[in-house]
RNA sequence: CGAGCUGUGGCGGGAGAGUCCCCGGCCUUCACGGACCGGGGCGCCGAAGGAGCAAACCCUCCCCGGGAAUCUCUCAGGCCCCCGUACCGCCACGGUGAG
Numbered sequence: 001c002g003a004g005c006u007g008u009g010g011c012g013g014g015a016g017a018g019u020c021c022c023c024g025g026c027c028u029u030c031a032c033g034g035a036c037c038g039g040g041g042c043g044c045c046g047a048a049g050g051a052g053c054a055a056a057c058c059c060u061c062c063c064c065g066g067g068a069a070u071c072u073c074u075c076a077g078g079c080c081c082c083c084g085u086a087c088c089g090c091c092a093c094g095g096u097g098a099g
Base pairs, nucleotide, nucleotide: 001099004096005095006094007093008092009091010090011089012088013087018042020041021040022039023038024037025036027034028033043079044078045077049075050073051072052071057065
C1' cells in the first nucleotide's frame, strides 16, 4: 500500500396482510352521522425481536450435542397511505487482514 471480512453514522433503494365488527372516551352535528384515541372479537400477514431445523462438525457407530436463511411457527409485532423494518447499494470514519 492493500483484496476480502467487519463496526458505527449518513444517503438512496426496499414486501405482505382489514379502511371488518363491537364497546368506551373525546371532538363535531339540531339530529342522523362523521374524525381521532384506547380496548375487545373474528379474519389475515412475515422481512424487525423470539423460537424451530438440513448438511458440515462432535462421537468408533447410534442416540445426545451442534447447526443458517427472505424456509417454518406466529409468542412478540403488524394489516389504507405515511413511517418503520429484513436485505441491497453508495459515501465518510474505524477494526481486522491474505498478500
The RNA shown here (Glycine riboswitch aptamer) has 99 nucleotides and comes from Actinotalea subterranea. NCBI's taxonomy places the organism under Bacteria, Bacillati, Actinomycetota, Actinomycetes, Actinotalea. It was read from a public genome assembly, where an Rfam model found it. It matches the Rfam family "Glycine riboswitch aptamer". Rfam links the family to the GO term glycine biosynthetic process.